């Protein structure tokens, strides 16, 4: 953007145009082709007039006019209309041609003369149900036949012979015939004969285009062609006899499958691709099949005959029909109209004419089916109304939109008027032609008259009124247009991506917008976008794609010079290209569509004149390409034949002895019957170490010990000959590793198959011992390979550099070094590539040919065709089905890849855990609940820094409902509030006793705050949802990373910086670099310890002086020590290493040395990590409960299973006595001294002290002694009786501790795991927070104090570069194949069932030709006998339907089976 449209929702009004695309399926009814009395006879009827009859108003008969049907006989039906089945050409489009036919018209020419016999219709007889006949009789002609006569016809032997006609109407004076009517006779028109031309229409013929299939490649016997006959309108194997062997064919024959062609429509920027409705030209076709008659024309849509299906009719004997003409009906279908009016008009037949017919054609009627055009109101109108939606509740929006108010009146109603399509014709007047003419005929000009389906229709005018007129689809993106709610991977949407799992602009609603508008969407279908078949105008290293290679016949192409042609080419005239359509100026409908005039185009073909450059063809000549000649070189270049040595291996002999052999480790294996090792001999295949190479040859596969013979090509060198002999190739030919095959030999080594032994879950593998084919060779097949440079030959042109093999030239004494030439190699510039990368050997700039590709699968498969002995190769599709599949880069991620580096990450040491009992916390289980979260590292002594009730959220019971808490109203009371009594208790009852308070006010009274009650907005909710959030926090990881700006590269993604070399704990510095600089991290700066120095000295210290039991006190503030503020450490100093850096090693000094030791700081990010139960918060939910209060229970259960701990299993220990040093907290509802009392826990007490002062508060390991002796213990202490203490309303469930008695497991822990590198592990014991009590847990502090660390090979983590990737949810990725299971198309299949053509035989209606014994037979001839010529019959030939039989082709379908695709 378009359509002959169809379906949904809707639907005012015109003009214009369309309208069965499917079943050329089947038709009921009706109409679609007839006309002419001026060709003809007849027969009705009707009107005049006349004549008889007589029942005076009938009925017969004649005459004339006029008029109908049926016949006879002309013309016409061959046109007009309809369809598109069939046909790839007997079509058709364009452009031609020659051997032809034409009724009806035009033109001229010449004739139209005298006969004859029949025969429809009609009567009569008569057959049949009908349709139709049969037989006798009668007549007419423009119906037939002869005769004459005749050219410009036709034959022809060139003298000749042979062929026609017909009349009919008007009109006329004078003659002639006749009783009249007439009639001849003259005239004029129509028509007839002959023959010529013309016009328009039609037959044939040629060349060009004219669809797909080669998994259709041969095909053809009247076939191709002559000669003769025959036929036809006409060439012509059109048809026939003979004769010859031709025709088409890779420039697609034949076959098969689809198709009616063109003008032209639709798209498209064109070039094209799609089509061929409606209008226009052609061809076909008329239920199928076949045939001819008739005619100017036909093998005939609305004619005839035969066959065949079907339908109807019937008397069963027989007959009738053909809507793919217009209406209409059935069927079919997604679907397509009225059983209309009329010949007015256009145009057709017939007619002299009136005229008749005419579903041709104008009209009208259905239908938004498509195109135009008009309308459904204008203007004003802010309270920006009401309602609706939405809301951050302020308010936006619908929205001037409505409503009011002031206008109009197109279309629609009603009324009134009211064209144009109609002028031919006819009839008169008048003038011109013509003519002998006032006849006819014929132009013009005037005047009369007739004609209108549409329809009183366009059109104009009045009236009244805003009055009768708006929908669809869409709002995620492409693509204009957003919010609400309702759903909850559910209903659904969806062109494509893709939307929907509780906040959907994607679903369905509405509100809003938003595009089109009498429509709008959908769905089907064409082109276009798509350069996505590329001609314009694409490609083949790697994305699909270069044939394995190579030779070559046809094609394609093709060096220079000159002539000359004119096929290509170019130019000009000419003629054609139908009209309509498109296009371009105009004109008519009010526009517009629409109609209409003029021009322009129609890229085309032809004819014809001319150019001659370029291609073609020809002739001639040339050497640059290409080829011989001749010299000289190289080489694993092929074929054949000898021949050598070393190695395996295997025989024989020595010598020798136990072990050989093979492996990550083994075992099979061989060996004592003598292996393996050595030594000597001799068998036999089979490949040829070093040379050896980025080397050499060959088309290409491939080619390697050395010699000999044949033999191919290839490079250079200088001359000479040939003279375009060339390049490239479709079909063909040959050649082609490997592996396989068939035959027949060989067979030492190796080694598919096949055995054994291993290895593993299995191991039909990988290792190992053995071993067959097979490799070897001779012939013959095979014909594929990552047969690769994934890169077809051939040619020319384009900077460089380095290496190397062959030739040759110069210069050198030579080493060598310049240049050429053919080759192989690296690197690189333009240039080219999607980028990689190619770059003189091209992936560059070009030009010849050749093969090949057009989305992934299915699939190089299937079927068919050829090859092959198989194996199998070549050649090569569809259905389905998917939306990607590919390719080069790029970040990141991973790798049982790589180099580098770190970490208690291993190792090298020390201590645990797992094994035991208790504690705890988790999982399950239970259970009215056993309240929730936390689950791998990174959950599990977590949240919990304390669950007896309280806490608490759980559960059972038993109350409250504006509420335990906030705010806002009214009333009312200050406010508070004991005792009582019920209850488990909340709470309720019942009374009040007491109590009058703040601010203003003189007082009344008002406020404020509290309380009761009330009523309603609301509180409330440890109810969801951490996958809607915020903050918080873990984790990786104190790992050393993470990014920005500007440049710079790159089509981009992205790179550079950030990588390299060095160093470091470090992206810490240092150098280098297309980077330069900068942030966030590191580090430093904050806290703390270690040293020391100043100020200050209480409550702190006590050196010196006194004093005391005692820093007790005087004193003093030096030391310790507090706390404040400074110093000090910076690779700063030597020395080395390093690159004159950065740093590293060592040292010196220092308390302290290389970040001095801890600590707080945790980058960009990850993990939808946790947490809605700290807190805050959208949304949801609940509202006499999921809100709240209460009292009991529970969170404390317990076959089991798991984390973290804590005692321990002893002697480096345990128990008794004694004694010795800490730091750092804490305390007034508290810490609590001393004294006494109790074994103890703890009681009693009550000084002091808001703390450097008083207290908690005795550190313990430790030391010094004494016992225990190796064992379930004087080890260990769970458990459990008893008795007691404390806290606290309250220890039952369910706290802690004290004493007595009890004395369980446990003798160092399996597999596997954890922590630690120094004041660290280990070990010892003090402190805090929580806390009424309740500590084996935490957070915290000191005391005592270790071992080891070769190192980075491996395990985990991590960082940095690299490297592959079919990973990006990122290896916990991705992904292959069987199998089992549903669906679906296909392939094969015993086979059945149809269609198509094909051969060959029967067979032969109708029909035409051709023969004719038989029956007939009007014109014409006759000697009257026949005779010519017909006609029926029979019978030859062709032939349609029909059978029979083969083989072919398609389609369907088949039990079973094969693979494929989806899920």
């Nucleotide at each position: 953007a378009u359509u002959g449209a169809a379906c949904g929702c809707u639907g005012g009004c015109g003009g214009a145009a369309u309208g069965c695309u499917u079943u050329a399926c089947a038709c009921a009814u009706g109409c679609a082709a007839g006309u002419c009395g001026a060709a003809c006879g007849g027969a009705g009827g009707a009107u005049a007039a006349g004549a008889a009859g007589c029942u005076u108003g009938c009925u017969u008969c004649u005459u004339a006019u006029c008029u109908u049907u049926a016949g006879u006989g002309g013309c016409g039906a061959a046109c007009g209309g309809g369809u598109g089945a069939g046909u790839a050409a007997u079509g058709u489009a364009u452009a031609g041609g020659a051997a032809c036919g034409u009724a009806c018209c035009g033109u001229a020419u010449a004739g139209a003369g005298g006969g004859g016999g029949a025969u429809a219709a009609u009567c009569a007889u008569u057959c049949g149900a009908a349709a139709g006949g049969a037989u006798g009789a009668c007549u007419a002609a423009u119906a037939c036949c002869g005769c004459a006569u005749a050219c410009a016809c036709u034959c022809c032997g060139a003298g000749g012979a042979g062929g026609a006609a017909a009349g009919c109407a008007g009109g006329g004076g004078a003659c002639u015939c006749g009783c009249a009517a007439g009639a001849g006779c003259c005239u004029u028109g129509c028509g007839c004969u002959a023959c010529a031309c013309g016009a328009g229409c039609g037959g044939c013929c040629u060349a060009u285009a004219u669809c797909u299939g080669a998994u259709u490649a041969g095909c053809u016997a009247g076939u191709u062609g002559g000669u003769g006959a025959g036929g036809u309108a006409a060439g012509a194997g059109c048809u026939c006899a003979c004769c010859a062997a031709g025709g088409c064919g890779a420039c697609g024959a034949u076959c098969a499958g689809u198709a009616g062609c063109u003008g032209g429509u639709c798209u498209g920027a064109g070039a094209g691709g799609a089509u061929g409705a409606u209008c226009a030209g052609c061809c076909a076709c008329a239920c199928u099949g076949g045939a001819a008659c008739u005619g100017a024309g036909a093998c005939a849509c609305g004619g005839u005959c035969c066959a065949g299906a079907c339908u109807c009719c019937u008397a069963c004997g027989g007959g009738a029909g053909g809507c793919a003409g217009c209406a209409g009906u059935g069927g079919g279908g997604a679907a397509u109209u009225u059983u209309g009016g009329a010949c007015a008009a256009u145009g057709g037949g017939c007619g002299c004419a009136a005229g008749c017919c005419u579903g041709a054609u104008c009209c009208a009627g259905c239908c938004a089916u498509u195109c135009c055009g008009c309308g459904u109101g204008a203007g004003u109108g802010a309270a920006g109304a009401a309602g609706g939606c939405c809301u951050u509740c302020g308010g936006g929006u619908u929205g001037u939109a409505a409503a009011g108010c002031u206008c109009u009146u197109u279309a629609g109603u009603c009324a009134g008027g009211g064209a144009g399509g109609a002028a031919a014709g006819c009839u008169u007047a008048g003038u011109g032609g013509u003519u002998a003419a006032u006849a006819c005929c014929u132009g013009c000009u005037g005047a009369g008259u007739a004609u209108g389906a549409c329809a009183g229709u366009a059109c104009c005018u009045g009236a009244a009124g805003a009055a009768u007129a708006a929908g669809c689809a869409c709002c995620g993106g492409c693509u204009a247009a957003c919010u609400a709610c309702g759903u909850g991977c559910c209903a659904g949407c969806a062109g494509c991506c893709g939307c929907g799992g509780u906040a959907a602009u994607a679903c369905g609603u509405a509100g809003g917008g938003u595009g089109c508008a009498a429509g709008c969407g959908u769905u089907a279908a064409u082109c276009g976008g798509a350069a996505u078949u590329a001609c314009u105008g694409g490609g083949c290293g790697u994305a699909a794609a270069g044939c394995g290679u190579g030779c070559g016949c046809a094609g394609g192409c093709g060096g220079a010079u000159a002539a000359u042609u004119a096929a290509g080419u170019c130019a000009g005239a000419c003629g054609u290209g139908a009209a309509a359509g498109c296009c371009c100026c105009g004109a008519g409908c009010u526009u517009a569509a629409c109609u209409u005039g003029g021009g322009a185009a129609c890229g085309g073909c032809g004819u014809u004149u001319g150019a001659a450059a370029c291609u073609g063809g020809u002739u001639a000549u040339c050497u640059a390409g290409a080829a011989u000649a001749c010299g000289u070189c190289a080489g694993a270049g092929g074929g054949g034949g000898g021949u050598g040595g070393a190695a395996u291996u295997c025989c024989a002999c020595g010598u020798g002895u136990a072990g050989c052999a093979g492996u990550g480790a083994a075992a099979u294996g061989c060996g004592u019957a003598g292996a393996g090792a050595u030594g000597u001999g001799g068998a036999g295949g089979a490949a040829c170490a070093c040379c050896g190479a980025u080397g050499g040859c060959g088309a290409a596969g491939g080619c390697a010990g050395c010699c000999c013979c044949c033999u191919g090509g290839g490079a250079u060198g200088a001359u000479a000959u040939u003279g375009a002999c060339g390049c490239u190739c479709a079909u063909g030919c040959a050649c082609g590793a490997a592996a396989g095959c068939g035959u027949g030999g060989g067979g030492a080594g190796c080694a598919a198959a096949c055995a054994g032994g291993a290895u593993u879950a299995g191991a039909u593998a990988c290792c190992c011992u053995g071993g067959u084919a097979g490799u070897c060779c001779a012939c013959g097949c095979c014909c594929u390979a990552a047969a690769c440079g994934a890169u077809g030959u051939c040619a020319a042109c384009u900077g460089g550099u380095u290496g190397u093999u062959g030739g040759g030239u110069g210069c050198g004494u030579a080493a060598g070094c310049a240049c050429u030439u053919a080759g192989u190699a690296a690197c690189g510039a333009a240039g080219c590539u999607a980028a990689c990368g190619c770059g003189a050997g091209a992936a560059g700039u070009u030009g010849a040919c050749c093969g090949c590709c057009u989305g992934g699968g299915g699939a190089g498969u299937a079927c068919g065709g050829u090859c092959g002995c198989a194996a199998g190769a070549u050649u090569a599709a569809a259905a389905c089905u998917c939306a990607a599949a590919g390719g080069a880069a790029u970040u990141g991620a991973c790798g049982g890849g790589g180099a580098c580096c770190c970490g208690c990450a291993c190792a090298a040491g020390c201590g645990g855990u797992g094994g035991a009992u208790g504690a705890u916390g988790u999982g399950g289980a239970u259970u009215a609940a056993u309240u929730c979260g936390a689950u791998g590292c990174a959950a599990c002594g977590c949240g919990a820094a304390a669950a007896a009730c309280c806490u608490u959220a759980c559960c059972u019971a038993c109350c409250c409902u504006u509420g335990a808490c906030a705010u806002g109203c009214c009333a009312c009371u200050a406010a508070c509030g004991a005792a009582g009594c019920a209850g488990a208790g909340a709470u309720g009852c019942a009374u009040u006793a007491g109590g009058u308070g703040c601010u203003c006010g003189a007082a009344a009274g008002a406020g404020a705050a509290a309380g009761u009650g009330g009523a309603c907005a609301c509180a409330g909710g440890u109810g969801c949802u951490g996958c809607a959030u915020g903050g918080c926090u873990g984790u990786c990881g104190u790992c050393a990373g993470c990014u920005c700006g500007u440049g710079u590269c790159g089509u981009g993604a992205g790179a550079u910086g950030u990588u390299g070399g060095g160093u470091u704990a470090a992206g810490u510095c240092c150098c280098g670099c297309a980077a330069c600089g900068a942030g966030c991290g590191c580090a430093a700066c904050c806290c703390u310890u270690g040293u020391c120095c100043u100020u200050a000295g209480u409550u702190g210290c006590c050196a010196u002086c006194a004093u005391u039991u005692a820093g007790u006190u005087g004193g003093g503030c030096a030391c310790u020590u507090u706390a404040a503020g400074g110093a000090g450490a910076c690779u700063g100093c030597c020395g080395g290493u390093g690159a004159c850096a950065a740093a590293c090693c060592g040292g010196a000094g220092g308390a302290a040395g290389g970040u001095g030791g801890g600590g707080a700081u945790g980058a960009c990010g990850u993990c939808a990590a946790g947490u809605c139960c700290u807190c805050a918060u959208g949304g949801c939910c609940c509202u006499u409960a999921u809100g709240g209060g209460u009292a009991g229970g529970g969170c404390u259960u317990c076959a089991c299973a798991c984390g973290u701990c804590a005692u321990a299993c002893a002697a480096u220990g345990g128990u008794c006595g004694g004694u010795a040093c800490a730091g750092a907290g804490g305390g007034u509802c508290g810490c609590g001294a001393a004294a006494c009392c109790g074994c103890g826990a703890g009681g009693u007490g009550g000084a002091g002290c808001c703390a450097a002062u008083c207290u908690c508060a005795g550190a313990a390991a430790g030391c010094c002694g004494a016992u225990c002796g190796u064992a379930g213990u004087c080890c260990g202490g769970a458990u459990u009786g008893u008795a007691g203490u404390c806290u606290g309303c309250a220890a039952c469930u369910c706290g802690a501790c004290u004493a007595c008695a009890u004395g369980a497991a446990g003798u160092c822990g399996g597999a596997a795991u954890c922590g630690c590198u120094a004041g660290u592990a280990a070990u010892c014991g003090c402190g805090g927070a929580u806390c009424a009590g309740c500590a084996u847990g935490u957070c915290g502090c000191g005391g005592u104090g270790a071992a080891u660390a070769c190192g980075u090979u491996c395990c985990c983590g991590g960082g940095u570069c690299u490297u592959g990737u079919a990973c990006a949810c990122a290896c916990c990725g991705c992904c292959c194949g069987u199998c089992a299971c549903a669906c679906c198309a296909u392939g094969g299949g015993a086979g059945u069932g149809g269609g198509g053509g094909a051969u060959a035989c029967c067979a032969g209606a109708a029909g035409u030709a051709g023969g004719u014994a038989g029956c007939u037979u009007a014109a014409c001839c006759u000697u009257c006998g026949g005779g010519a010529g017909g006609g029926c019959g029979c019978u030859u030939a062709c032939c349609a339907c029909g059978g029979u039989a083969u083989g072919u082709u398609u389609c369907a379908u088949g039990a079973c089976u094969g693979g494929g695709g989806u899920g």
Small-subunit ribosomal RNA from an uncultured bacterium, 1463 nucleotides, folded computationally. The coordinates come from a structure-prediction model, not an experiment, and the mean pLDDT is 84. Its Rfam family is "Bacterial small subunit ribosomal RNA".